[in-house]
Molecule: Lysine riboswitch aptamer
Organism: Companilactobacillus insicii
């Protein structure tokens, strides 16, 4: 001096990310509960099958109404804290819960593999109660990063993309 290692430590991007707390909207003229009315034998425990438990002619279920009336998850604003694969999301197993067993669905946690540099806007698909929001693909302008070309110190154009980039440094190896 060059190369190698998912080496180590620190750092940058900006409408940057997450968590927690407070407040707000939505959820919701809803669920639930009480009462009136109607019906008249079943009903509830997510769905189906088998069982179990509980309720039910002192009225199950259903109809129409009146009164009362939420919460969670998801979202936004602000603050604090921790951060810069921050984190999000998709697929497939696992475990726990959902009355028991089987199948299926749901909720939570974690595992493996994949996708995304960052936020913003639009279309489509998907998740969702959702015209909110998230994710992916495609498109748009912006921005970070590095590379190439032009240019000549203001930048412009094209392209790469976090296993990246910048700084310091360690180890190995070669000259």
């Nucleotide at each position: 001096u060059a190369a190698u290692c998912a080496g180590a430590u620190a750092g940058a991007g900006g409408c940057g990310c997450a968590u927690u707390g407070u407040c707000a909207a939505u959820a919701a003229u809803u669920a639930g509960c009480a009462c009136u009315u109607u019906u008249g034998a079943g009903u509830a425990c997510g769905a189906u099958a088998g069982g179990g438990u509980a309720c039910a002619a002192a009225g199950a279920u259903u109809u129409a109404g009146u009164g009362u009336a939420a919460a969670a998850g998801g979202u936004g604003a602000c603050a604090a804290u921790g951060c810069c694969g921050a984190a999000a999301u998709u697929a497939u197993g696992u475990u726990a819960c959902u009355c028991c067993u089987a199948u299926u669905g749901g909720u939570a946690a974690g595992a493996u593999a994949g996708u995304u540099g960052g936020g913003c806007c639009g279309u489509u698909a998907u998740u969702u109660a959702a015209c909110a929001a998230g994710u992916a693909a495609c498109g748009g302008a912006c921005u970070g990063u590095c590379g190439c070309a032009c240019g000549u110190u203001g930048g412009u154009g094209c392209g790469u993309u976090g296993a990246g980039c910048u700084a310091u440094u360690g180890a190995u190896c070669a000259u």